[in-house]
C1' cells in the first nucleotide's frame, strides 16, 4: 500500500426580516396581544408480519368438514412467517454468504428434445449360443444372411439411465463371487437438543420433483381509528314486493308438533310457540368537542448472559395536523441522495449520492 466481509454512525449547519401549527406563563368580557419554549424519517415508503387498543360474535360436549399460515434444534420476545447462538447443506483461498431446512416406501402428477427406454421403465449399434442357406477351407475353421434364444459389461442419446475400481467366474455377461470405496445400520461415546465420532452386521441400492396436488404435527374468530364512545340538530313510527310459516290439546295457566339458536352433523341446554329471511325505491344526519399521543419509550450507568436479551439505579419528555402546519427572501460554510407523521408499536422488505468509524480475511512490499 491494494483487494474484500461484517457491522455501526450521519445523511445539511448558522444568522437577518416576515409567515404557519401545538404548550405553558401572564392580560383581555371576547377577538386577540406578549414572552419562552417545541415542531416530519432512517426508511415516515410498501401495507408483508405480529400486536396493543376497541367493537361484535361466540350455550356446552363429540364427530366430521373448510380456509389460511408455520415446518432442524435451542433460547429471546407482549407477540410473530422476527432476533440471537447452534447443527445439516450448498458456494468461497478466507473473512463469510445462502437455504420455502418434516416426509418421495400413503397415492397421484410432471420430467420438453433426443434417445431402445425417463422408474422396476429398454434392446438401437453390439456381445454369446443354437439351427437353417450360400460361399470358402490348411477340413481345425473362418465368413454372409436369416430365424430362436441368451445378455446388459462396451459404445450412442441425454441434465439424470439399476453404484465405482479391480480380480475372479461365464457361451457371452452382471454384485453372480471377492477386495478396497461407496450405500444402509446395531453396539458404544460425547451433545439439553438438532447432530456428530463409531463401526458389528447387511441388501449389495425402487432416479428427481412436494416456491405440483398431497400426506404428518402445530397454530389461528371477524372486523378495524373512516375502530369506538359522547353531545348537539334534524327527519318520514315512509312505501313497495318475494319467500318459508302461522298447527294440536286445554275455561285458563300450561303442555305438545313445528321453527331459531351464525360451517354441517347429533346429544343436552336456551328462545319463539308466531313470527322469520330477502329485495328495490325513498327521506333525515356530513355539526362539535373526543379517541389524540406518556410510550411493551428514550439515553446514560452497573450487574447477568456466548449473544439476543433481561434486571435494577439515574436522568429525559422529544409533532398532533384536520383537504391536513415547519414556508417564503436576503446573506455566510458548503455538501448531498432516497424522500414527508395521520390511532401506536415490535419486526421485515425495497430506495438511498457522498462522508466518517469499528472488527476482520486475503495479497504485495519494506523494516
Nucleotide at each position: 500500500c491494494c483487494a474484500g466481509a461484517a457491522g455501526g454512525c450521519u445523511g445539511g449547519a448558522c444568522c437577518g426580516c416576515c409567515g404557519c401549527c401545538g404548550g405553558u406563563a401572564c392580560c383581555g368580557c371576547a377577538a386577540g396581544g406578549c414572552a419562552c419554549g417545541g415542531g416530519a424519517g432512517g426508511a415516515a415508503a410498501g401495507u408483508c408480519c405480529g400486536g396493543a387498543c376497541a367493537u361484535c360474535a361466540u350455550u356446552g360436549g363429540a364427530a366430521c368438514a373448510u380456509u389460511g399460515g408455520u415446518a432442524c434444534c435451542g433460547g429471546g420476545u407482549a407477540a410473530c412467517a422476527c432476533c440471537c447462538g447452534g447443527c445439516g447443506a450448498g458456494g468461497g483461498c478466507g473473512a463469510c454468504c445462502u437455504c420455502a431446512g418434516g416426509g418421495a416406501c400413503a397415492g397421484g402428477a410432471c420430467c420438453a428434445c433426443a434417445g431402445a427406454g425417463a422408474a422396476g421403465a429398454u434392446a438401437c449399434c453390439g456381445c454369446c449360443u443354437u439351427u437353417g442357406u450360400g460361399c470358402u477351407u490348411u477340413c481345425g475353421g473362418g465368413u454372409a444372411c436369416a430365424a430362436a434364444g441368451g445378455u446388459a459389461a462396451g459404445g450412442g442419446u441425454g441434465a439424470a439411465a439399476a453404484g465405482g475400481u479391480g480380480c475372479g467366474g461365464u457361451a457371452a455377461g452382471a454384485g453372480c463371487g471377492c477386495a478396497c470405496c461407496g450405500c444402509g445400520u446395531a453396539a458404544g461415546u460425547g451433545g439439553u437438543a438438532a447432530c456428530a465420532c463409531g463401526g458389528a452386521c447387511g441388501g449389495c441400492a425402487u432416479g428427481g420433483c412436494a416456491a405440483c396436488c398431497c400426506c404428518u404435527a402445530c397454530c389461528a374468530g371477524a372486523u378495524g381509528c373512516a375502530a369506538g364512545a359522547c353531545c348537539a340538530a334534524a327527519u318520514a313510527g315512509g312505501a313497495a314486493g318475494u319467500u318459508c310459516g302461522c298447527g294440536g290439546c286445554g275455561c285458563a295457566a300450561g303442555c305438545c308438533a313445528g321453527c331459531c339458536u351464525u360451517g354441517u352433523u347429533c346429544c343436552a341446554g336456551g328462545g319463539c310457540g308466531a313470527g322469520g329471511a330477502c329485495u328495490u325505491c325513498g327521506g333525515g344526519u356530513u355539526g362539535g368537542a373526543c379517541g389524540c399521543u406518556u410510550g411493551a419509550g428514550c439515553u446514560g450507568g452497573u450487574g447477568u448472559g456466548u449473544a439476543a436479551a433481561c434486571a435494577c439505579c439515574a436522568g429525559c419528555c422529544u409533532a398532533g395536523a384536520g383537504g391536513a402546519a415547519u414556508g417564503a427572501c436576503g446573506g455566510u460554510c458548503u455538501a448531498a441522495a432516497c424522500a414527508g407523521a395521520a390511532u401506536c408499536c415490535g419486526g421485515c422488505u425495497u430506495a438511498c449520492a457522498g462522508g466518517c468509524c469499528u472488527u476482520c480475511u486475503g495479497g504485495u512490499u519494506u523494516u

A computed fold for a 367-nucleotide RNA from a Pseudomonadota bacterium, annotated as Bacterial RNase P class A. NCBI's taxonomy places the organism under Bacteria, Pseudomonadati, Pseudomonadota. Its Rfam family is "Bacterial RNase P class A". Rfam links the family to the GO terms dimeric ribonuclease P complex, tRNA processing and ribonuclease P activity. It was read from a public genome assembly, where an Rfam model found it.